[in-house]
Context: one part of a larger RNA
RNA sequence: GCCGGCAACUCAUAGGCAGCGGCUUGGUUAAAGGAACCCACCGGAGCCAUAGCAAAAGCGAGUCUUCAUAGGGCAAUUGUCACUACUUAUGGACCCGAACCUAGGUGAUCUAUCCAUGACCAGGAUGAAGCUUGGGUGAAACUAAGUGGAGGUCCGAACCAACUGAUGUUGAAGAAUCAGCGGAUGAGUUGUGGUUAGGGUGAAAUGCCACUCGAACCCAAAGAUAGAUGGUUCUCCCCGAAAUGCGUUUAGGCGUAGCAAUUGACUGGACAUCUAGGAGUAAAGCACUGUUUCGGUGCGGGCCGCAAGAGCAGUACCAAAUCGAGACAAACUCUGAAUACUAGAUAUGACCUCAAAAUAACAGGGGUCAAGGUCGACCAAUGAGACAAUGGGGGAUAAGCUUCAUCGUUGAGAGGGAAACAACCCGAAUCACCAGCUAAGGCCCCUAAAUGACCGCUCAGUGAUAAAGGAGGUAGAGGUGCAGAGACAGCCAGGAGGUUUGCCUAGAAGCAGUCACCCUUGAAAAAGUGCGUAAUAGCUCACUGAUCCAGCGCUCUUGCACUGAAGAUGAAUGGGGCUAAGUGACCUGCCAAAGCUAUGGGAUGUAAAAAUACAUCGGUAGGGGAGCAUUCCGCUUAGAGGGAAGCACCCGCGCGAGUAGGGGUGGACGAAGCAAAAGCGAGAAUGUCAAC
Numbered sequence: 001g002c003c004g005g006c007a008a009c010u011c012a013u014a015g016g017c018a019g020c021g022g023c024u025u026g027g028u029u030a031a032a033g034g035a036a037c038c039c040a041c042c043g044g045a046g047c048c049a050u051a052g053c054a055a056a057a058g059c060g061a062g063u064c065u066u067c068a069u070a071g072g073g074c075a076a077u078u079g080u081c082a083c084u085a086c087u088u089a090u091g092g093a094c095c096c097g098a099a100c101c102u103a104g105g106u107g108a109u110c111u112a113u114c115c116a117u118g119a120c121c122a123g124g125a126u127g128a129a130g131c132u133u134g135g136g137u138g139a140a141a142c143u144a145a146g147u148g149g150a151g152g153u154c155c156g157a158a159c160c161a162a163c164u165g166a167u168g169u170u171g172a173a174g175a176a177u178c179a180g181c182g183g184a185u186g187a188g189u190u191g192u193g194g195u196u197a198g199g200g201u202g203a204a205a206u207g208c209c210a211c212u213c214g215a216a217c218c219c220a221a222a223g224a225u226a227g228a229u230g231g232u233u234c235u236c237c238c239c240g241a242a243a244u245g246c247g248u249u250u251a252g253g254c255g256u257a258g259c260a261a262u263u264g265a266c267u268g269g270a271c272a273u274c275u276a277g278g279a280g281u282a283a284a285g286c287a288c289u290g291u292u293u294c295g296g297u298g299c300g301g302g303c304c305g306c307a308a309g310a311g312c313a314g315u316a317c318c319a320a321a322u323c324g325a326g327a328c329a330a331a332c333u334c335u336g337a338a339u340a341c342u343a344g345a346u347a348u349g350a351c352c353u354c355a356a357a358a359u360a361a362c363a364g365g366g367g368u369c370a371a372g373g374u375c376g377a378c379c380a381a382u383g384a385g386a387c388a389a390u391g392g393g394g395g396a397u398a399a400g401c402u403u404c405a406u407c408g409u410u411g412a413g414a415g416g417g418a419a420a421c422a423a424c425c426c427g428a429a430u431c432a433c434c435a436g437c438u439a440a441g442g443c444c445c446c447u448a449a450a451u452g453a454c455c456g457c458u459c460a461g462u463g464a465u466a467a468a469g470g471a472g473g474u475a476g477a478g479g480u481g482c483a484g485a486g487a488c489a490g491c492c493a494g495g496a497g498g499u500u501u502g503c504c505u506a507g508a509a510g511c512a513g514u515c516a517c518c519c520u521u522g523a524a525a526a527a528g529u530g531c532g533u534a535a536u537a538g539c540u541c542a543c544u545g546a547u548c549c550a551g552c553g554c555u556c557u558u559g560c561a562c563u564g565a566a567g568a569u570g571a572a573u574g575g576g577g578c579u580a581a582g583u584g585a586c587c588u589g590c591c592a593a594a595g596c597u598a599u600g601g602g603a604u605g606u607a608a609a610a611a612u613a614c615a616u617c618g619g620u621a622g623g624g625g626a627g628c629a630u631u632c633c634g635c636u637u638a639g640a641g642g643g644a645a646g647c648a649c650c651c652g653c654g655c656g657a658g659u660a661g662g663g664g665u666g667g668a669c670g671a672a673g674c675a676a677a678a679g680c681g682a683g684a685a686u687g688u689c690a691a692c
Stems, first nucleotide, its partner, number of pairs: 001692001004689003011091006018084002021081003026048003033041001052059002062074004094231002102220001104218003112196001114194007121186001123155003126151001130147006159183002163180005198213001199209003206215001234627006244257005258382001262377006272346006283335001284333002289329003293325005300318002302315002305312002348370007385410003389406006415426003430601003435597003441591003444576003450588001452587001455584003463578001469563002473560004478555005490547001492545003496520003502514002530539002602617005628681001630678002634674004639669001646665002649662002652659002
């Protein structure tokens, strides 16, 4: 890993509710007794019911509160005993599994310290003290050579240990091997025997105490406890949630309300239309409360002048108040919607039939089906939600962020579309079908259906990612100016004189700066638009003429394009590819879903037996209903050596769990109906046992 077996809501006692029975002359016994046992029988103690109210005395169809029959509370009635299902409580209480606490014992053959008694340490090196001799001295000190053999001394085997690397890692080995490394006469190593016990021992690492140590091991209490995790076994049918409020030593748990199922009682509604309400939101506004810009008048103050002082005048300063204009507000409102909410009125919806008669509509009588709400009884799950849209708070008007409200989807929802894509768009799957119509979305090929019609736009592969900003892109719409008395652009020509205006300046001559900005000739020409010079000079423009010829200039605005535009393996409109197969408007077709329809079958509700009509039949947690199968007991009926059970095969039936029939194998038991009872159904629990 696989196959097979086993494996989890039980039992006892006591309540609640429902169903079904007995009795209702109210019901019923408990213990004990009961001649083999169990029954029958006996046993009326006791329990429930028959009256309630009050704390109680007590009163009583009433009673309590109270001064009070003022008001209010509770009453004004009611079976009981078994059995069965569900459920609650107490017990191990659906099953498996802790780490722990406690009691009593067993361990120092491993290892830690200590005690007693033994054993062991190749070889080499260094050469302390002391001593001897020589030198030396008054004697010493001192000094040289020798002798000597000290040391937690040196090098290095055995022995002890374990610093590095490799191998090994289902190993040769539950700690080793190989190559190197440290100590190796010492606080050394080691044999044997002994001491200390969950407290010891520890040159101290929470180390060690038999592969176990922040408290050993064994057994008991013990099925400890687990608000947490995992698992929880046959079928079909009907209904079908929640992830919210409040409370909680509470936040992944509970209690209660809400929402589900089942079962009753009552009501007639829901949706829609109309009418009437209150409100203070969006918007708007500035009348209040605050904030705020400019202007006018300007109290008061500052500054300054006059004055001996009182005081008076001035002010491009600040500024109350007021007037005019313009703004802002969740905690402003003179105003004020849409929705929502409340109340009332009208009105049920579909179908059949009376119903004939040429058609249509409305009304009426009868019938069937569907639908809402309120109040109970019983009894679950949920109380981690997620995203989208809208209105808000927090955040940075960040987040697939967080937190509220309303609503949708998902959760618990399959199908079609969005390339792929719980939460987006369309739309709710009872079953079958090689039938039809549509939705969203599509119709060149991949790929079902238009290489459809008509009028525009776009040249950027824009389409097929983004802003401020930028631009004689291009197609339109408006305003305004100039223009056959010739515009706009180009080309030819002129662009002068007083004058180098005055001032200033070293210079200033149109062109550093400053004041002024006149006059003349003319078709026109500035006291000068730009470049330029030290200053002049020079070039040019405004302005004018000629040539040419019909539109030209400015501004505002709409559509589509351009730029702005940088990301990490190579690259993505889904791809091919497209000038439409892009984009705007309009038109007609077609395709397309488990939607709707057609045809046929099944189930559920009304509904009770059939027929029939209408409606319904997605579904997690969860509730309800109806069944299948296994083992065993009882009764009845029928089997079996003329072949039972079991096994594999063939062929049927049933929506399904399952179950008939046939021949074979097998060789002794065993079926059906009804009823009773359970050690009653496995694919999952890192389940458990055995085989492979």